[in-house]
Description
Small-subunit ribosomal RNA, central domain from an uncultured bacterium, 350 nucleotides, folded computationally. The coordinates come from a structure-prediction model, not an experiment, and the mean pLDDT is 86. The RNAcentral record of the full RNA draws on ENA and SILVA.
Context: one part of a larger RNA
RNA sequence: CUGGGCGUAAAGGGAGCGUAGGCGGAUUUUUAAGUGAGAUGUGAAAUACUCGGGCUUAACCUGAGUGCUGCAUUUCAAACUGGAAGUCUAGAGUGCAGGAGAGGAGAAGGGAAUUCCUAGUGUAGCGGUGAAAUGCGUAGAGAUUAGGAAGAAUACCAGUGGCGAAGGCGCUUCUCUGGACUGUAACUGACGCUGAGGCGCGAAAGCGUGGGGAGCAAACAGGAUUAGAUAUCCUGGUAGUCCACGCCGUAAACGAUGGAUACUAGGUGUAGGGGGUAUCGACCCCCCCUGUGCCGGAGUUAACACAAUAAGUAUCCCGCCUGGGGAGUACGGUCGCAAGGCUGAAACUC
Numbered sequence: 001c002u003g004g005g006c007g008u009a010a011a012g013g014g015a016g017c018g019u020a021g022g023c024g025g026a027u028u029u030u031u032a033a034g035u036g037a038g039a040u041g042u043g044a045a046a047u048a049c050u051c052g053g054g055c056u057u058a059a060c061c062u063g064a065g066u067g068c069u070g071c072a073u074u075u076c077a078a079a080c081u082g083g084a085a086g087u088c089u090a091g092a093g094u095g096c097a098g099g100a101g102a103g104g105a106g107a108a109g110g111g112a113a114u115u116c117c118u119a120g121u122g123u124a125g126c127g128g129u130g131a132a133a134u135g136c137g138u139a140g141a142g143a144u145u146a147g148g149a150a151g152a153a154u155a156c157c158a159g160u161g162g163c164g165a166a167g168g169c170g171c172u173u174c175u176c177u178g179g180a181c182u183g184u185a186a187c188u189g190a191c192g193c194u195g196a197g198g199c200g201c202g203a204a205a206g207c208g209u210g211g212g213g214a215g216c217a218a219a220c221a222g223g224a225u226u227a228g229a230u231a232u233c234c235u236g237g238u239a240g241u242c243c244a245c246g247c248c249g250u251a252a253a254c255g256a257u258g259g260a261u262a263c264u265a266g267g268u269g270u271a272g273g274g275g276g277u278a279u280c281g282a283c284c285c286c287c288c289c290u291g292u293g294c295c296g297g298a299g300u301u302a303a304c305a306c307a308a309u310a311a312g313u314a315u316c317c318c319g320c321c322u323g324g325g326g327a328g329u330a331c332g333g334u335c336g337c338a339a340g341g342c343u344g345a346a347a348c349u350c
Base pairs, nucleotide, nucleotide: 003322004321005320006319007304008303012318014201016199017198021194022193023192025088026087027086028085029084030083031082033081034080035077036076037075038074039073040072041071042070048066049065050064051063052062053061054060091191092188093187094186095184096183097182098181103177104176105175106174107173108172109171110154114150115149116148117147118146119145120144121143125136126135162169163168206247207246208245209244210243211242215241216240220236221235222234223233258317259316260315261314262313263312266295267294268293269292270291271290272289273288274287275286276285299306300305323350324349325348332343333342334341335340
């Protein structure tokens, strides 16, 4: 390079925006770059192929013919791709009218629980476990009542419910703000899809500076268990968990399934919206769109299974794979305060 692949065998980038590039709706006219056909020139000889000839044959040598799939110039064609000019509305976007939502950021407020402090009542235990002990308690604990303080999380509602590109988002109110959906068809008129590099986002843990610290809890200490117990269990307990700002940039970042578009039996839940029928009205019933589940046919699949939310049928673009180990290591580069991240081999071995 060609091919075959990427749910579970190796393989979808963690996820978005977007540059170059690649690809791109309907229709008319034109052009002739790609494309197709013809002509001319060239395409040395040798080699190649075909038919012959010469060495006893073959290799080898040699005659004739064909070819040299290419390049250049030129003529014609105009279906398709490209270029130019115009038109259109089915893609895309805007407007208008609506309802839904833990989407994001900031601020304020609430109640339950927990721990601590103070005071009252009150007396000998509490706590913990498989059983215990360490621990707390006559300097009055635990229990209970009242008051106060602090931090973190927001029971029920809650739902294969909702929102978000992913990570993720759950008490209430206010302010600012993003997106999706439904209906309409007024406007623009292909403005689209994808996206190497690039840019911003990105759980938890970790790092820096400054706060905060109730509960929980790596490390650590003690008590048990055990042959031992650097664990499991218990009593404590520091980083951390929380906030602000700045880094880190990784996860089984999973649907282990990249994005977009079109098409291809059904059935049944559920969420948001719309239409019809009916009705005094609300339901009921029927239909449409969008999302989210289950079951299932064709088809696909090695099987499991997937099955309109495809792993089916096709097209476009990107990423990635190519036996196991060595190894996501070494070296180099680059990013980072560091931890380390990204890129990423080979020898050797089976």